RNA sequence: AAUGACGAUGCGGGAGAGCCCAGAUAGGUCUUGGACUUGCAGGACUUGGACUUGUCAUGGCGCCGACGGAGCAACCACCCCCGGAAACUCUCAGGCACAAUCACCGCUUCGUUUUG
Numbered sequence: 001a002a003u004g005a006c007g008a009u010g011c012g013g014g015a016g017a018g019c020c021c022a023g024a025u026a027g028g029u030c031u032u033g034g035a036c037u038u039g040c041a042g043g044a045c046u047u048g049g050a051c052u053u054g055u056c057a058u059g060g061c062g063c064c065g066a067c068g069g070a071g072c073a074a075c076c077a078c079c080c081c082c083g084g085a086a087a088c089u090c091u092c093a094g095g096c097a098c099a100a101u102c103a104c105c106g107c108u109u110c111g112u113u114u115u116g
Base pairs, nucleotide, nucleotide: 001115002114004113005112006111007110008109010107011106012105013104018061020060021059022058023056024055025054026053027052028051029050030049031048033046034045036043037042062096063095064094068092069090070089071088075084076083
């Protein structure tokens, strides 16, 4: 000085699968009953039911793979044993509206290393 490799940081892009059913809980609307107050409308309290919205490390079933984890394998290494190894497979964990996470890609910066 240039470039490759590895790791880290920042930015941008970045998917998949029920915002399912039930239960609990909170709010809203309608309605029934009780009792208080009032001249009447009305006001506030309370019980049950229906509908609807949200939340929950709740339960059930279904589903997803590109964090993590595990398994096998092409392949690498090796006398042998042992070992390394995926975006494949399994879904333990995780996730299934949005959001977040996120392999991977691009750029920037830093460190290590390689080449001249």
Predicted 3D model of a 116-nucleotide RNA (Glycine riboswitch aptamer).
The coordinates come from a structure-prediction model, not an experiment, and the mean pLDDT is 76.
The model forms 90% of the base pairs in the Rfam consensus.
It was read from a public genome assembly, where an Rfam model found it.